[in-house]
Overview
Model confidence (mean pLDDT): 83 of 100. Predicted 3D model of a 523-nucleotide part of an RNA (small-subunit ribosomal RNA, 5' domain) from a metagenome. Its Rfam family is "Bacterial small subunit ribosomal RNA". The RNAcentral record of the full RNA draws on SILVA.

Context: one part of a larger RNA
């Protein structure tokens, strides 16, 4: 000198764009953050229309017995619209947060998988025949303070289970080629064995789905080369340890697991142990080499109160799923239950220190749906903070009686100083009024939180807007007074003991400027 997610002191006009718990991965009140589909299914409710049963009040007639008309309430169906607890499907593995752990194939980079999987999506081939038994909802009963649970009975499906069929797929066997990169891979063919399916909407056309197979795409898994902090005041470490055979397991290779066999394997080219730490693209600095760093944005990884476990699923060993154990908090009828902000706000606490319990799904994107649409604290916006960067303003021109005042003086003056006053202008920004967007995209219509915002026009009036630090040398900028080794200053050298350009105040001057200085950290 530069830089900062900064803090502190003094000061503070506006706008744009960014950024904002670096500390306690401390504890959390409250609200919201993941739902959706009735065009998969059976129920239930509401509304409208309508059918059947039944027929009140009233009206008319009456031979007072009744008849006709009338249609309320009720019961029970049908149709249409709509809402939906439950079964079922897809999604809750994405998106969002944090950096505790991790010195590791975790990350980066480059290869490999003849050792692998991949829902939805795209392309192509083949197919969907015929049956069955349940179960929630519901009803009844029981237990419980509650959370909820149990029993009995009824019912549906794109829920579940057999059977048939099998182009192709898979399994083991046989024959014939082709290719190699060890184990092998691939093609043709023969005869066996195994496993499928679901319907819905519509008047229909058709559309959306279903099963199986191949290819693609995307995503994931695994292996390897190289790189990846400090300590030897850590020198030996290791028994599933290292290798083999066989088996199990996995989507898949593999001590991944197990039985047996062998005694290996790693290590001064630093094993093991200990400490520290998420890694990278990048960022800061530097002429570069390098050094430091990993906030924000992007990629990967890990975690979700602590520890362990699996289930479901194409995918999790699953932040707002489940089970167990621990700590903590809450409810309780004391028998038992409930919870997890390192999502967005917000609270307490810690701290030098870090924001609103805001608006909207209008846009972009995501989930569900045929769609309308619903959900979305992702996101888009607004609020707070000079926290940072950038831009603008606080007026411009003229104006010497060099006014007054201040400071100083050798008392003549000098200086503040064209500075002010005064004259003539301008009106950025702020203020008031009028108009008023782009962002909205699909064939048309409609659709804007921001926002009556940006912007445009008009109006008034210099009006409403300057501070901070320094002035001995380094280092740009000096005098007076006060003080008297005191009070104090100080980054280093050093100032202060009676004329201090170094302390304090004033005037003046220098520097930067809505900031200025100090502290901390890095180069």
């Nucleotide at each position: 000198g530069g830089a900062c997610g900064a803090a502190c002191g003094c000061u503070g006009g506006c706008g744009g764009c960014g950024u904002g718990c670096u500390u306690a991965a401390c504890a959390c009140a409250u609200g919201c953050a993941a739902g959706u589909c009735g065009a998969g299914c059976g129920g239930g409710g509401a509304u409208a229309u309508u059918g059947a049963u039944a027929g009140a009040a009233g009206u008319u007639c009456u031979u007072c017995g009744g008849a006709a008309u009338g249609g309320a309430a009720a019961u029970u169906g049908a149709u249409a619209u709509u809402c939906u607890a439950g079964c079922g499907g897809c999604g809750g593995a994405c998106g969002g947060g944090u950096g505790a752990g991790u010195a590791a194939c975790g990350c980066g980079u480059g290869a490999g998988c003849a050792a692998u999987c991949u829902g939805u999506c795209c392309c192509a081939g083949a197919c969907a025949g015929g049956g069955g038994g349940a179960u929630a909802a519901c009803a009844g009963a029981u237990g419980g303070a509650a959370a909820c649970a149990u029993c009995u009975g009824c019912u549906a499906a794109u829920a579940c289970c057999g059977c048939a069929u099998a182009a192709g797929a898979c399994c083991a066997c046989g024959a014939g080629g082709a290719g190699a990169c060890a184990u092998c891979u691939u093609c043709u063919u023969g005869a066996g064995g195994u496993a499928a399916a679901a319907g819905g909407a519509g008047c229909a056309a058709u559309c959306c789905g279903g099963u199986u197979u191949g290819g693609g795409g995307u995503g994931a898994g695994c292996u390897c080369g190289c790189g990846u902090c400090u300590g030897a005041u850590u020198a030996g470490a290791u028994a599933g340890u290292u290798g083999g055979u066989g088996a199990g397991g996995u989507a898949a290779c593999g001590g991944c697991u197990c039985a047996c066999c062998a005694a290996g394997u790693c290590g001064a080219c630093g094993a093991u142990c200990a400490g520290u730490a998420g890694c990278c693209g990048g960022a800061c600095u530097g002429a570069g080499a390098g050094g430091u760093u990993g906030a924000a944005c992007g990629g990967c990884c890990a975690c979700a109160u602590u520890g362990g476990g699996a289930c479901u699923g194409a995918g999790a060993u699953a932040c707002g799923g489940c089970c167990c154990a621990g700590a903590c908090u809450c409810c309780u009828a004391c028998g038992g239950g409930a919870g997890g902000c390192a999502g967005c706000a917000g609270u307490g606490g810690g701290g030098a220190a870090u924001a609103u319990u805001g608006g909207g799904c209008a846009a972009u994107g995501g989930g569900g749906g045929a769609a309308a649409c619903c959900c979305u604290g992702a996101c888009c916006c607004a609020g707070c903070a000079a926290c940072g960067c950038c831009g603008c303003g606080u007026g411009a021109a003229g104006g010497a009686a060099g006014a007054a005042g201040g400071c100083u003086u050798u008392c003549g003056g000098g200086u503040u100083g064209u500075a002010a006053a005064c004259u003539u202008c301008u009106u950025u920004u702020a203020c008031c009024a009028g108009g008023g967007a782009c962002g909205a995209a699909g064939g048309a219509c409609g659709u804007g939180a921001c926002g009556g915002u940006a912007c445009c026009u008009g109006g008034a009036g210099a009006a409403a807007a300057a501070g901070c630090c320094a002035c001995g040398g380094c280092u740009a900028a000096c005098u007076a007074c006060g003080u008297g080794c005191c009070a104090g200053c100080a980054g280093c050298c050093g100032c202060g003991g009676u004329a201090a350009u170094a302390c304090g105040u004033a005037g003046g001057u220098g520097g930067c400027a809505a900031g200025c200085g100090u502290u901390g950290u890095c180069c």